[in-house]
Context: one part of a larger RNA
C1' cells in the first nucleotide's frame, strides 16, 4: 500500500514445511517342519540404541559477588571489626532462580483410502485353458489422508461474532480536497521465561506493572557484641545464629503523573 466504510477479537485451510529409523529378548513353541542338528511363519508382549521435541520434579552442571573460609599488602581506627587490590571474580568451599544435559517426559504410530511387484475370483476372444480383453478382490517401511508447525499478499486477499455510525466546510455538489470526531488505535510511561533494534505480551492510580518493605521458600552454615573457660593459640554459650540475587505471595511506601495525536461518512 492492497484486501470497495472504519474498528476489536476469534477462526477456515488453498498451499507449504516437519516427522517417518532400528535392534534384542520373551510368549505362542522347542510347536509346524526336519532322520538329526537345528528351528519358523502368523499373532502377542517387554526392554534397548540413535535421532527429534519439550521440560527442570529428580540427578548433574553453570550460577561475576548469594553465603562462608584463606593469603599478601594498603587503608579506616590502636584492638576488635571492616573496605580496596591481587582477572576483565585475588584464591578456595558451597550455591537459589534462570539457562542447560549427563537428567525427566513424550514422539516415529494406530487407523482409513488408492496402488507397485506379486497373489487371486469370475471370464470370453479361442466349446478347452487363461488374474484381463468387460468386470471384481487381496497386496508395501513407499503414495494420499491421518500426527505436529506455518499459513488469506490464497491480489482467488475467505468466514464468524461484536462495536462505531449517515458530519461540518469548499468543490466544474455521487468524484475530490480540507477540518473536527465515533468505535478504536497510537504516542508516552511501569514492565515481561518476549526480545539485537523493531516486533510480541501484560500493566498504567477504578492500579499489585517494577522497586522498596513484610511473610514464605531457598542458599550459606552457628554473625557481631557480650559472658564463661584457657598463660595462650583458641574453645563454649547466647545461636541453626547472622547475612541473604533472580523464586512464591502480600502490601499503594516509591515510580507507571498529567496529557497529546491519529482515526469512518461508505466505487
Nucleotide at each position: 500500500c492492497g484486501c470497495a466504510g472504519g474498528a476489536g477479537g476469534c477462526u477456515u485451510g488453498a498451499g507449504g514445511g516437519g516427522g517417518g529409523c532400528u535392534c534384542u529378548u520373551c510368549c505362542u513353541a522347542g510347536u509346524a517342519c526336519g532322520a538329526g542338528a537345528g528351528g519358523a511363519c502368523c499373532g502377542g508382549a517387554a526392554g534397548g540404541g540413535a535421532c527429534g521435541c519439550a521440560c527442570c520434579u529428580c540427578u548433574g552442571g553453570u550460577u561475576u559477588c548469594c553465603c562462608a573460609g584463606c593469603u599478601g599488602u594498603c587503608c579506616c581506627u590502636c584492638c576488635a571489626g571492616g573496605g580496596g587490590c591481587a582477572u576483565a571474580a585475588g584464591c578456595u568451599g558451597g550455591g537459589u532462580a534462570g539457562c542447560c544435559a549427563u537428567g525427566u517426559g513424550c514422539g516415529g504410530a494406530a487407523g482409513g483410502g488408492a496402488u507397485a511387484a506379486c497373489c487371486g475370483c469370475u471370464g470370453a476372444a479361442a466349446g478347452c485353458a487363461u488374474c484381463u480383453a468387460a468386470g471384481c478382490g487381496g497386496g508395501a517401511a513407499g503414495c494420499c489422508c491421518g500426527c505436529c508447525c506455518c499459513a488469506a499478499g490464497a491480489u482467488g486477499a475467505g468466514g464468524c461474532c461484536u462495536c462505531c455510525c449517515a458530519c461540518g466546510g469548499c468543490g466544474u455538489c455521487a468524484a475530490g480536497c480540507c477540518g473536527g470526531u465515533a468505535a478504536g488505535g497510537a504516542c508516552c510511561c511501569g514492565g515481561g521465561a518476549a526480545g539485537a533494534c523493531c516486533a510480541c505480551c501484560c500493566g498504567g492510580u477504578g492500579g499489585a506493572u517494577g522497586g522498596g518493605c513484610c511473610g514464605g521458600g531457598g542458599g550459606u552454615g552457628u554473625a557481631a557484641g557480650c559472658g564463661c573457660c584457657g598463660c595462650g593459640a583458641g574453645g563454649c554459650g547466647u545461636u541453626g545464629a547472622g547475612c541473604c540475587g533472580a523464586c512464591c505471595g502480600g502490601u499503594c511506601c516509591c515510580a507507571a503523573u498529567c496529557g497529546u495525536c491519529c482515526g469512518a461518512g461508505g466505487u
Molecule: large-subunit ribosomal RNA, domain VI
Organism: Thermus thermophilus HB8